Description: This is a predicted structure of a 75-nucleotide RNA (transfer RNA) from an archaeon. Its Rfam family is "tRNA". Gene Ontology term of the family: triplet codon-amino acid adaptor activity. It is annotated as a transfer RNA. The same sequence occurs in records of 2 taxa. RNAcentral holds the sequence, with entries from ENA and MGnify.
């Protein structure tokens, strides 16, 4: 140089195929109850405009194009 897969809260992840509810879930985090504490429990909050850039479309995490990073393969 050429395939081909990946990107979503601080971490993991589901959702993408088949575009349509304010993007869902454990885990961390913070309050609060509970304990003499702590820990586990139990209520509740707070964090991602879904890598970017552009296109389709009434509508884009989803699709079509460009690039960026991260993997495997072939040269």
């Nucleotide at each position: 140089g050429g395939g081909c897969c990946c990107g979503u809260g601080g971490u993991c992840u589901a959702g993408u195929c088949u575009g349509g509810u304010u993007a869902g879930g454990a885990c961390g985090u913070c309050u609060g109850u509970u304990u003499c504490a702590c820990a586990g429990a139990c209520a509740g909050a707070a964090g991602a405009u879904c890598c970017c850039c552009g296109g389709u479309u009434c509508a884009a995490a989803u699709c079509c194009g460009g690039g960026c990073g991260g993997g495997c393969c072939c040269a």